[in-house]
Model confidence (mean pLDDT): 75 of 100. A computed fold for a 61-nucleotide RNA from Thermoanaerobacterium sp., annotated as Fluoride riboswitch aptamer (crcB RNA motif). The organism belongs to Thermoanaerobacterium, within Bacteria. It was read from a public genome assembly, where an Rfam model found it.
RNA sequence: UAACAAUAUGGUGAUGAAGCUCACCUUAAUUGCUUUGAUGGCUGAUGGCUUCUACGUUUAG
Repeated sequence: UAACAAUAUGGUGAUGAAGCUCACCUUAAUUGCUUUGAUGGCUGAUGGCUUCUACGUUUAG
């Protein structure tokens, strides 16, 4: 570089990254809650734990 064969394995868990762990999915798992005629409002960077980053609040230097 070319050809052939296989789908190894992987993915998901409401806003980012990594490690550990749990559950779920095989094209699915998954895509927060609440209000309304129109329209709005609220919490959280985790499924859980830890660390970092971003954002927010308070205090001190």